[in-house]
Context: one part of a larger RNA
RNA sequence: GGCAAACGGUGGAUGCCUCGGCACAGAAAGGCGAUGAAGGACGUGGCUUAGCUGCGAUAAGCGACGGGGAGCCGCAAGCAGGCUAAUAUCCGUCGAUCUCCGAAUGGGGUAACCUGCCGAAUGAGGCGCAUUGCGCGAACCUGGGGAAGUGAAACAUCUCAGUACCCAGAGGAAAAGAAAGCAAAAGCGAUUCCCUGAGUAGUGGCGAGCGAAACGGGAACAGCCCAAACCAGUUGUCGUUUCGGCGACGCUGGGGUUGUAGGACUCCAUUUAGCAUCGCAAGGAAUAGUCGAAUCUUCUGGAAAGUUGAACCAUAGAAGGUGACAGUCCUGUAGGCGAAAUUCCAAGCGAGCGAGGAGGAUCCUGAGUAGCGCGGGGUACGUGAGGUCCUGCGUGAAUCCGCCAGAACCAUCUGGCAAGGCUAAAUACUCUUCUGUGACCGAUAGCGAACAAGUACCGUGAGGGAAAGGUGAAAAGCACCCUUAAGAAGGGAGUGAAAUAGAACCUGAAACCGUUUGCUU
Numbered sequence: 001g002g003c004a005a006a007c008g009g010u011g012g013a014u015g016c017c018u019c020g021g022c023a024c025a026g027a028a029a030g031g032c033g034a035u036g037a038a039g040g041a042c043g044u045g046g047c048u049u050a051g052c053u054g055c056g057a058u059a060a061g062c063g064a065c066g067g068g069g070a071g072c073c074g075c076a077a078g079c080a081g082g083c084u085a086a087u088a089u090c091c092g093u094c095g096a097u098c099u100c101c102g103a104a105u106g107g108g109g110u111a112a113c114c115u116g117c118c119g120a121a122u123g124a125g126g127c128g129c130a131u132u133g134c135g136c137g138a139a140c141c142u143g144g145g146g147a148a149g150u151g152a153a154a155c156a157u158c159u160c161a162g163u164a165c166c167c168a169g170a171g172g173a174a175a176a177g178a179a180a181g182c183a184a185a186a187g188c189g190a191u192u193c194c195c196u197g198a199g200u201a202g203u204g205g206c207g208a209g210c211g212a213a214a215c216g217g218g219a220a221c222a223g224c225c226c227a228a229a230c231c232a233g234u235u236g237u238c239g240u241u242u243c244g245g246c247g248a249c250g251c252u253g254g255g256g257u258u259g260u261a262g263g264a265c266u267c268c269a270u271u272u273a274g275c276a277u278c279g280c281a282a283g284g285a286a287u288a289g290u291c292g293a294a295u296c297u298u299c300u301g302g303a304a305a306g307u308u309g310a311a312c313c314a315u316a317g318a319a320g321g322u323g324a325c326a327g328u329c330c331u332g333u334a335g336g337c338g339a340a341a342u343u344c345c346a347a348g349c350g351a352g353c354g355a356g357g358a359g360g361a362u363c364c365u366g367a368g369u370a371g372c373g374c375g376g377g378g379u380a381c382g383u384g385a386g387g388u389c390c391u392g393c394g395u396g397a398a399u400c401c402g403c404c405a406g407a408a409c410c411a412u413c414u415g416g417c418a419a420g421g422c423u424a425a426a427u428a429c430u431c432u433u434c435u436g437u438g439a440c441c442g443a444u445a446g447c448g449a450a451c452a453a454g455u456a457c458c459g460u461g462a463g464g465g466a467a468a469g470g471u472g473a474a475a476a477g478c479a480c481c482c483u484u485a486a487g488a489a490g491g492g493a494g495u496g497a498a499a500u501a502g503a504a505c506c507u508g509a510a511a512c513c514g515u516u517u518g519c520u521u
Base pairs, nucleotide, nucleotide: 001520002519003518004517005516006515007514008513009512015506016470017469020441021440022438023437024436025435026434027433028432029430030429031136032135039101040100041099042056043055044054046079047078051075052074062095063094064093065092066091067090071083072082073081106115107114108113140171141169142168143167144166145165151158155205181188182187192219193218194217195216202210203209223422224421225420226366230254231253232252233251234250236249237248238247239246240245259400261365262364263363264362265359266358267357268356274353275352277351278350279349280348283345284344285343286342287341289337290336291335295310296309299306311328312327313317319331320330321329371395372394373393374392375391376390377389378388379387402417403416404415405414406413457464458463477505480492481491482490483489
């Protein structure tokens, strides 16, 4: 020096565990904010130095009303001191307080700072009253803008893609929506979503690719209101006046709302179905809770829930905990019950709104609109035979004997009534709350984060971004003695079932480092 065995050190794999995470389902909620939000700064405890949590100079809290019933003064020990059957701590609802910054809003400002006025009366002066907006928020939604990497095996039309991203706005959903629609000789009857139609019809340097619609089957269903004609009023404006008024426009109220045309107007009759609006409201739900069956024993053991013997309950043998595996020990579970206060839903009741027929002379039925030309865009469609929809420029109708559409255009026929508006449900999403589930993870996994985690740390900054869980059933966390550099560390003693469970603490693999013994060079 090598090999082997035994025993250690180091190290933290593995196993087991889980106060954490992930996904989904069902409900709920879908907002908060000038009554000052979200998010912060600084404070706040008897000892409180730091952090987290709570709170705000009334500062781990104050009041009221409910619940609850013996302990309590957060994580978090300890000291000191208190509170509590005159009902504390704790839980719920409603209030009070709520520094400073922040939309931040008296002015300023390098956020959490500086500073002005009022805070007597009267007067001058001028406003006053009422209502609303702003900012934040995960995704979903609508609108305004809008790429490139890429693909086309290069690349320019094209694609990626109206995607990413930016901006604005709204709601619990949004958007769309009651036919100037589809269709096709038969019909349907607002919109939205799903299946299908269909990778079809098409479109396309006819390349790469892009890619419908109707019908059919389902989900859900709901329809309405103005403008105008006409009538009435008018304290509005203007014109006219013989001062009596009259006219035009505007405003207010009635009227009226459609395509088998409807309405006004004249005439005849007369009040129903229903309602998405408002109020009241039986009842239900949410936000604290509450009742809730049934077991003892032997043995092993540190410990019984294991084992033995004998029982019991079950609308409850889900689950978790308890010193090992518990239907009957605890919390619960099945099944019942419960609210002073706040909120939501709501049968029903009331209010309000809301109708029919005939006539056919006249009037009304959305104008710089429809259409057309040019240039673009949206439609699955790239200009094509190119309709349809939107519109920057130009031009510019008709008025029910009317107008639009049915894929250039024309005729016939068919369908519809533009140029005003509203509309629940079926649909999309989940920052968030509750309940539940998992051939989801189990600490290099699962969220980045099971721990003081968006922390420490890095960066001027935008931003990047960790590592780190486990004593034991219970701290019973080693009194006391000894070695000692008086510290660490260790040896005894003691606790404990176990201390090779001693806090660098469950298990404790390997690499790596030793000690002893044997063999060997």
The prediction has a mean pLDDT of 84. Predicted 3D model of a 521-nucleotide part of an RNA (large-subunit ribosomal RNA, domain I) from a Chlorobiota bacterium. Its Rfam family is "Bacterial large subunit ribosomal RNA". Rfam links the family to the GO terms ribosome and structural constituent of ribosome. Taxonomically the source falls in Chlorobiota (Bacteria, Pseudomonadati). The full RNA is in RNAcentral, with records from ENA.